The RNA shown here (Glycine riboswitch aptamer) has 90 nucleotides and comes from Thiorhodococcus minor.
């Protein structure tokens, strides 16, 4: 001075799984309680890792469903595009 990396902002994409079943309510929907699902928001765990043994580290779109979702809306990992911000390395 600067990012192919980081973060942050708009915009566009963006998947899965019951419109279940009963009760209340102020009834286009919302709360409670059952069962049966999903997983890409978050959040938990784990392998190789030069050699014995221990203990730290150790990753995710994989695992587990704690949360959170199962019409539509809203969320939504994650990509694209365009902006900003700070800082390696030089």
């Nucleotide at each position: 001075u600067c990012a192919c990396g980081u973060c942050c902002c708009a915009c566009g994409g963006g998947a899965g799984a019951g419109a279940c079943c009963g009760g209340c309510c102020a009834u286009c929907g919302g709360c409670c309680g059952g069962c049966g699902c999903c997983g890409a928001a978050g959040g938990c765990g784990c392998a190789a890792c030069a050699c014995c043994g221990c203990c730290c580290g150790g990753a995710a779109u994989c695992g587990c469903u704690c949360a959170g979702g199962c019409a539509a809306a809203c969320g939504g990992a994650c990509c694209g595009u365009g902006g900003g911000a700070a800082u390696a390395u030089c």